[in-house]
RNA sequence: AGAGUUUGAUUAUGGCUCAGGACGAACGCUGGCGGCAGGCUUAACACAUGCAAGUCGCACGAGAAAGUUCCUUCGGGAACGAGUAAAGUGGCGAACGGGUGCGUAACGCGUGACCAACCUGCCCUUGAGAGGAGAAUAACUACGGGAAACUGUAGCUAAUACUCCAUAAUGUCUAGAACCCACCUGGGAUCUAGAUCAAAGCCUAGUGCACUCAAGGAUGGGGUCGCGUCGGAUUAGCUCGUUGGUGAGGUAACGGCUCACCAAGGCAACAAUCCGUAGCUGGUCUGAGAGGAUGAUCAGCCACACUGGCACUGAGACACGGGCCAGACUCCUACGGGAGGCAGCAGUGGGGAAUCUUAGGCAAUGGGGGAAACCCUGACCUAGCCAUGCCGCGUGGAGGAAGACACCCCUAUGGGGCGUAAACUCCUUUUCUACCGGAAGAAAACCCUGUUUUGCAGGGCGUGACGGUACGGUAGGAAUAAGCACCGGCUAACUCCGUGCCAGCAGCCGCGGUAAUACGGAGGGUGCAAGCGUUGUCCGGAAUCACUGGGCGUAAAGGGUGUGUAGGUGGGAUAGCAAGUCAGAGGUGAAAGCCUGCGGCUUAACCGUAGAAGUGCCUUUGAAACUGCUAUUCUUGAGUUCUGGAGAGGUUGCUGGAAUUCGUGGUGUAGCGGUGAAAUGCGUAGAUAUCACGAGGAACACCAGAGGCGUAAGCGAGCAACUGGACAGAUACUGACACUGAUGCACGAGAGCGUGGGGAGCAAACAGGAUUAGAUACCCUGGUAGUCCACGCCGUAAACGAUGAAUGCUCGCCGUUACUCCGCUUAAGGAGUAGUGGCUAAGUUAACGCGUUAAGCAUUCCGCCUGGGGAGUACGAUCGCAAGAUUGAAACUCAAAGGAAUUGACGGGGGCCCGCACAGGCGGUGGAGCAUGUGGUUUAAUUCGAUGAUACGCGAAGAACCUUACCAGGGCUUGACAUGCAGUCGACGGGGGCAGAGAUGUCCCUUCCUUUCGGGGCGGCUGCACAGGUGCUGCAUGGCUGUCGUCAGCUCGUGUCGUGAGAUGUUGGGUUAAGUCCCGCAACGAGCGCAACCCCUACUCCUUGUUGCCAUCAGGUUAUGCUGGGCACUCUAGGGGAACUGCCGGUGACAAACCGGAGGAAGGUGGGGAUGACGUCAAGUCCUCAUGGCCUUUAUGCCCUGGGCUACACACGUGCUACAAUGGCCGGUACAAAGGGUUGCGAUACCGCGAGGUGGAGCUAAUCCCAAAAAGCCGGUCUCAGUUCGGAUUGGAGUCUGAAACUCGACUCCAUGAAGGUGGAAUCGCUAGUAAUCGCGGAUCAGCAUGCCGCGGUGAAUACGUUCCCGGGCCUUGUACACACCGCCCGUCACACCACCCGAGUUGGGGAUACCCGAAGUCGUUGUCCUAACCCUUCACCGGGAGGGAGGCGCCGAAGGUAUGCCUGGUAAGGGGGGUGAAGUCGUAACAAGGUAACC
Repeated sequence: AGAGUUUGAUUAUGGCUCAGGACGAACGCUGGCGGCAGGCUUAACACAUGCAAGUCGCACGAGAAAGUUCCUUCGGGAACGAGUAAAGUGGCGAACGGGUGCGUAACGCGUGACCAACCUGCCCUUGAGAGGAGAAUAACUACGGGAAACUGUAGCUAAUACUCCAUAAUGUCUAGAACCCACCUGGGAUCUAGAUCAAAGCCUAGUGCACUCAAGGAUGGGGUCGCGUCGGAUUAGCUCGUUGGUGAGGUAACGGCUCACCAAGGCAACAAUCCGUAGCUGGUCUGAGAGGAUGAUCAGCCACACUGGCACUGAGACACGGGCCAGACUCCUACGGGAGGCAGCAGUGGGGAAUCUUAGGCAAUGGGGGAAACCCUGACCUAGCCAUGCCGCGUGGAGGAAGACACCCCUAUGGGGCGUAAACUCCUUUUCUACCGGAAGAAAACCCUGUUUUGCAGGGCGUGACGGUACGGUAGGAAUAAGCACCGGCUAACUCCGUGCCAGCAGCCGCGGUAAUACGGAGGGUGCAAGCGUUGUCCGGAAUCACUGGGCGUAAAGGGUGUGUAGGUGGGAUAGCAAGUCAGAGGUGAAAGCCUGCGGCUUAACCGUAGAAGUGCCUUUGAAACUGCUAUUCUUGAGUUCUGGAGAGGUUGCUGGAAUUCGUGGUGUAGCGGUGAAAUGCGUAGAUAUCACGAGGAACACCAGAGGCGUAAGCGAGCAACUGGACAGAUACUGACACUGAUGCACGAGAGCGUGGGGAGCAAACAGGAUUAGAUACCCUGGUAGUCCACGCCGUAAACGAUGAAUGCUCGCCGUUACUCCGCUUAAGGAGUAGUGGCUAAGUUAACGCGUUAAGCAUUCCGCCUGGGGAGUACGAUCGCAAGAUUGAAACUCAAAGGAAUUGACGGGGGCCCGCACAGGCGGUGGAGCAUGUGGUUUAAUUCGAUGAUACGCGAAGAACCUUACCAGGGCUUGACAUGCAGUCGACGGGGGCAGAGAUGUCCCUUCCUUUCGGGGCGGCUGCACAGGUGCUGCAUGGCUGUCGUCAGCUCGUGUCGUGAGAUGUUGGGUUAAGUCCCGCAACGAGCGCAACCCCUACUCCUUGUUGCCAUCAGGUUAUGCUGGGCACUCUAGGGGAACUGCCGGUGACAAACCGGAGGAAGGUGGGGAUGACGUCAAGUCCUCAUGGCCUUUAUGCCCUGGGCUACACACGUGCUACAAUGGCCGGUACAAAGGGUUGCGAUACCGCGAGGUGGAGCUAAUCCCAAAAAGCCGGUCUCAGUUCGGAUUGGAGUCUGAAACUCGACUCCAUGAAGGUGGAAUCGCUAGUAAUCGCGGAUCAGCAUGCCGCGGUGAAUACGUUCCCGGGCCUUGUACACACCGCCCGUCACACCACCCGAGUUGGGGAUACCCGAAGUCGUUGUCCUAACCCUUCACCGGGAGGGAGGCGCCGAAGGUAUGCCUGGUAAGGGGGGUGAAGUCGUAACAAGGUAACC
C1' cells in the first nucleotide's frame, strides 16, 4: 500500500466481498511449565446456609454459670472462677468501606467560573469556662397477657442520660453612631444601649482524656451560572405555580421551594413539547490524522438497594445488612397473629453460547471503637478453579549418506519424495523425579531510658495467612511434553485415489454432470504454535456522508417558474473599538493510563520513580493586517430622470375574409364514399358533383425566418383602449440602497372536476365494418364527453438546454435581431451595446461532448444525490369536491443495476455490388409401378454409425456362407494373434478311420535339424507375466473429412491517434472475377489468400516411327496396310512456339481500366481440372488407422452351425421405367471415345429360340479379345386405344456362378399383362459443346448395378433486367443482442415458499386527563383526655400556668377504583399487492423503422 467481482473486451460510476488490528468473549480440535492480569455482557430473576459493624467497665447501675478448692448438721455453705460471660442505660460508629447500572437526555456528567445566599461530627490552632440544684427511667423484682414475635401493670435504682438556676462575650437579636471594602442584592470591623443562650465527669492524677461557649483553619458537603453532552419533524406548537411582582411561611442557605393577592406572561425551527434509546467521565479499541466505535477490570462523579410512598434520629440519610405504611412474593403459625429482603463475600436454582471456592488470615495496607491492651473488619492480603488474555521457557543439541532395504506416497518403472529425518556415536539437563538447605515481605504498637514531651532519638520484648512457598544445592536420566488450520484466484503452499450437478464445499468470484490442484481420503507442502481455527462485534481498508476529502448535461442527483421573509454573503477610502484573530504570562486540565528517561523482579509481560503531553476552559497583558462593530466620506454595484425605436408580452372590446358542415332553392343522374383489398355508411323519398343565398362555431393560409416577446408555462388575422418588461443613447441625482433565498405567497401546458353557456370541425368512451389463429388494437364508417366561452378548483409533465441564481476573468471566425455611432444623404462597409444561432482554441470531461449563452478559471447563496429491486409503494400527516397531489419508509431479495465508448453479430434500416439467387427459358421431382436408402413398427436379432442446409443409391467400390460387428445353440480358456521366463515332451507336417450340425474329440500309419554333448533351433503341453475386445467416451485426442466457399477476404511489423478496448493501414474516388489495379490519404511496408506457375484440351513446329499410319512407288487379294517400302499425313508422346489489353480507335483524371476493331486456331482469367486463407459449426469419424482414461478377463475374448442385417399397416429422400406417334415394333445400314484382360479376356467354328454350352486360335496387349456402340439414316408396319403404349405382378420351364441360390442371386424362354392418359400445394437442376437425349467402359466382384466413377455421339432454348425470394461481400446507421434474432425480453394466470400492509375483533404494555377513595407521615388546628422537673400559689397536699403527649378535625398524599381519549406490541377469519423459485399456460408489449417510432 491494495485486491476480487457488472463486459466479448474497455473506461469511468457504483455497490458487494477480502487481506489488518482488537475483545470481559463463546464453540470445535488439541494441550507441558511458570509469571502477571481477568472471570454473569443474559433474569435490577428468586434465594437455602454461613459470614460481611461493631466497640467502650477509664460514663453508669446490676451481675451469673460450669469447674476447682475448702467447710458441712449432708439440706447446703464459703473462696477462687469474676466484678468475668450475657444483657441493659449511656457514648461514638453504623451516612465510611463493599455491590449494581434499574432509573435518568438531566446542571446527571465533563469543563470553567461563582455563593457578599450556606452547613461541616471526629481533627488542628487560639481565647474563655465548667458554680449550684432537681426530677425521673431501663436493667432488676413481683404479678400478668401471648403459640410465637413481643408486651402490660405495680415497685426499686445510677450516670458523661434528662431538667432548672447562676455566670457570661468578640455568640444571637433589636435600636443608634461614624469608618473601610465590594458593587446586581450587600459585606466587614469598631463603639453605645437593651434583651437572651453553656457545661460532665473519668482515671494510671498528668502540661492526661473527655465536656461547654466563641473565633479561625483543614476536610467533607449544599447551591447557582456559561459552554459541551444520542436518534426521530411520519413529534410543531408547549405551559396555569405556568412567567414575573408584593407579602408571608419554610430551609443550613438563594429561590414559586410553598401559600395569599396582583399582572399575563414564559419556552420554541439556533428544534420547545413528545417518543425511542442510554448511567456520565478519565479512558479503551481502531485510524497517518481528522474522525468512528465504545464506557468490563482500575479511578472520579451520579443513581439505586424486593416495588411505590413517607418521615424519624443525626454533624451528615429521607439511610443496602434502621423505622412506618401500601403492594407483590416467600416462610412460620395454636389461624388469633407474626417474620423476611445477597444489585456485600462465598454458594443454590433459573435464564443463557457463556463467566470461579459455601477456602485461609487479619501477618501487611486501610477503616470503626477504646487511654490502652485489644476487639471487629468476605474492605484487604493470600491461596483454589479456568489456555480467558498478555509475556517468558521447554518438548533436546552436535555429528551421522550405505542418501536405508523398511512403512507410506508418486512414477515416464529408469527412478523420485518423506530425508540428516531415523538408526547409531558423543554431549547437555531448562523442565521432570528424589533428597537437602531456605528467604524478603516486620516495622510499628508495647516496655525501658533520654529529651527541647501533641512528638522525637536510642535500646529491648515479640508478631507471617501465603509457606517449608519463591529461590538455591546435590543426584538421576533424552528422560515427562505438538498440535491446529490451510494449499482454484484474492493468498504462502500440488499430486494420487474415491465420487460423478450425487455426496458435498463456499468470505467474494464460484467448484461438482467420469481424467475435480475447489467435494472426501491419502502422501507431500505452507502458515502459526500450547495453541490453532470458526462464529459474533467494533474500527480500518470505505475519498462508500467527502471538515481534512466527493458529486449533480447523459451514471443516483438542479426545485416547473417567479417574488420575497428569516438566515448566509457582500464595493472604494479614513478614523476609532477590540467581539472574532494572533502573541506573551498566570490558573486549571485529579491519580492511573499513552509517550520519554532511569530503575526493580534471571528476561519479558508486570511494577516503581522522574519528566513530557493533555491540541481544552478561565483570567490577564499586548498587537490591529484581515473579518466584525461605530463614525465620517466616495461612486464604479444598484436605483431614479429624459429621449428613442423594436416586439405573436398581457387584458378587454369591435371587425374581417378563406375553408369545413348544415339549411333553402336551382341544374343534374346513378352512383358516392372509403381501402392494401373491401365492407359497414350515404343515395331513385334524387345523394356525390355544381350554382346562388342563408346560418353557425372554431381556427387564422401566404407574410414566417437557425426571426421576435415573455420569469417559466406560453404567445401568430386586423383595429382600438388599458397595461408590464427589456434594450439603446444622454444628462443630472440618491449613495451600497446589493446577491442569494429555508418556510411563505403568486403564476403554472395538457388532461381532469364543479356551475352556467356554446357546439362547425375534430374526437377518448361506445357501435358497426374489415384484418387476424384471436384482434376488447393498428385501417374504415359513424359517434358522446371533451376541445370553445365565463367563473371556480386541480398543481402535475421527457414542466428538457434532462445544464439553479448572481458576479468577475479567459484566443477567434461566420451568420442573424434591436438600437446607436462612423463612413457623403441613400449604399457597400466598419465600430459599440444588448439578445439569438453555427464552428472551433486554450482549458475541461469517463467518454460523448462543452467551449465568452461553459460543462473553462474563481467567489457567494439555495436545492438535491449516496447500489439495484421492493417503491415514489405502505402507514401517518397536510391539501383537494373527486381524481389524486405533497411528504415518504421498512421487512425481504440480488451481486449486480446503470453511463460512455469499442469490436462483432443482427434489423420486416439505408447505399453499392455479386452468385442459375430471382426473372427469362429447357427438362425434371411431388401423382403411378419398381429399385434403393431412411424413419417408424415388428423381431430372439432385425449389428453399428450418419440426422436442416452440410444425414437419407451416405460409411457399403457390391450382406446367400464368409463378410458380420447382431441373435439362438454347441464349444475353448496363456487363448485365433505377439513377446519373454521356468518346467516338461518330441517333432511339425502328411495320410486314413470313427462320433458329431460343425467346431471339436478320439484312434491308426508315417516322421526331425544342429552341437564344442552343457545345449540350441522348431513345435506341443503345464505354469507365470500377459494377449484379446467393431466394449464406452469424437464433449479427453491425433489424423482425415464435410460446410460457409474458390466467397475475397484474414492478419502482422514499425509509425501515428486514443486513458483504454481499439483505430489507422484495409476507409475514400474510380476499376476488376478478385484487398485486381490506379489515384488520393498518417501512414509506410510485409505475410497467408486472389492471380500466375502445374495437368488436360483447342492451333502449330521440331523430334520419334512400332504394335500406329498409307500420299507417292511396287506386289498381291473377291475384299482388307495384306506384303515390300516409306514416315509425307492422321496418330503416338516428349520438347518448343503461340495470347501479352501486345496493336488501332473511342471513353476515362495525361491513370487503372472499359467499349469497339484488326489480325489470329484461340481475345481479354480461351474451356476444364488440381489447388480451399484466418477461422466457424465442442460439425462427422474411438466401427479405417493411431491414441489417453475407464470397463471386461472360463468373457464384453476366441471357434463353430443355423438365423438375422433382405421383416412391413405406414411416412420421407434419391433414382429407374413409363404414360406414347419427335413414338413402339420389324428388317437393312453408318460413325466413337475411354477403358479392362493370365485364378483373365477369350476369337473363328459348332449346339441351343435364348440365357448359355462345347471348344480352344490369339493376347502379359497402339499387335489378340471384351466389342454389338446407341440414338442416327433407309425401308416397312401400327393410327390414338389402357393400345403392337407400359411393363409391374404371378404361373411354368431353364441357364450361370458358387460346398450351398428355401429364407435371400442374376439372367433366359413361354404365358400372365397391374398401376399409369404428364401428376395438388410445393420444389430441384441447368447459361454452351451446357441442358436434354443416346449408348460404351471401369472399380468392387465367384455371382449380383436402375447406384457410383469415367467416356464419347446427337445437340438446344433463354437472360429485358436486379423491384422481389435465398446466400454472400464492402461502407454506413440503430441496438436493451455477445450462447450474438433459433438473440433478448414483458405482463396476467396456475403451483410452492417468504416477509409485509389492511382487517370484524381479541389480548398485553405505556404514559395522560377528570373524578372517587385515601394508608403511613410531616405540617396546621383543637372548647376532649392525660401530664415528673420550670413558674405562680401553698408549711405541705391540692390548684393554676408554660410546655409536652394521646385522641379528634383539616391540607397534602402512595397504592387502588371509575371514565375518556392517545401511543405502542402480540394474535386473527378474511382481503391486498410484493419478492423468490432448471425446464407450466396464454399471448408478443419493449430492444432494429421491433414490424402502429418510443417515451412522459